[in-house]
RNA sequence: CCGUUAUCGAGAGUGGUCGAGGGAACGGGCCCGACGACACCACAGCAACCUGGUCGACGCCAAGGUGCUUCAUCCCGCCCCACUGGGGGGAGAGAUAAACG
Numbered sequence: 001c002c003g004u005u006a007u008c009g010a011g012a013g014u015g016g017u018c019g020a021g022g023g024a025a026c027g028g029g030c031c032c033g034a035c036g037a038c039a040c041c042a043c044a045g046c047a048a049c050c051u052g053g054u055c056g057a058c059g060c061c062a063a064g065g066u067g068c069u070u071c072a073u074c075c076c077g078c079c080c081c082a083c084u085g086g087g088g089g090g091a092g093a094g095a096u097a098a099a100c101g
Base pairs, nucleotide, nucleotide: 002101003100004098005097006096007095008094013043014042015041016040017039021032022031023030026077027076028075029074044069045068046067048066049065050064051062052061053060054059073093078090079089080088081087
């Protein structure tokens, strides 16, 4: 980097540095941001997967490895069903993990 599988409506913040945009791409919305966002660092926390413990199993505990800690992956855009209601399901793309190539 490409692919496979699984999951993605819950959960979880403070400080420091930086200084203008950010929320994956494109479009439309809607949010966050000089009361300092985003990013990086420190400490802390959460608990998705792996890991360890416990259990017949479900589950529970831990927090070692990754990860995560604004709004459902922030919402929609493509397909199907319904449409009195502003709904339901699926796909695509993305993110994370695991085992491989």

Overview:
SAM riboswitch aptamer (S box leader) from an Acidobacteriota bacterium, 101 nucleotides, folded computationally. Lineage of the source: Bacteria > Pseudomonadati > Acidobacteriota. The model forms 94% of the base pairs in the Rfam consensus. It was read from a public genome assembly, where an Rfam model found it. Rfam family: SAM riboswitch aptamer (S box leader). Rfam links the family to the GO term regulation of gene expression.